Predicted 3D model of a 76-nucleotide RNA (transfer RNA) from a Thermococci archaeon. It was read from a public genome assembly.
RNA sequence: GCCGCCGUAGCUUAGUUGGUAGAGCGCCGGACUGUUAAUCCGGUGGUCGCCCGUUCAAGUCGGGCCGGCGGCGCCA
Repeated sequence: GCCGCCGUAGCUUAGUUGGUAGAGCGCCGGACUGUUAAUCCGGUGGUCGCCCGUUCAAGUCGGGCCGGCGGCGCCA
């Protein structure tokens, strides 16, 4: 340098045709318990990596860029 895959909440991640952004864990509050833990109930939380474009509408489509992983190649 080229090719492929990946980037969504603090962490791990789902998102099937473009049409309200979700789950588990965590965190906060409460119930229960002699206490803790466990369990249960409620709540909290997002620039969907960044920019531009297409569209009535983009996490999803197109272009560019950044970062991670893998493969191939180039120089010495």

Its Rfam family is "tRNA". Gene Ontology term of the family: triplet codon-amino acid adaptor activity. The family's RNA type in Rfam is transfer RNA. Its mean pLDDT, the model's own confidence on a scale to 100, is 81. The source organism's lineage runs through Archaea, Methanobacteriati, Methanobacteriota and Thermococci.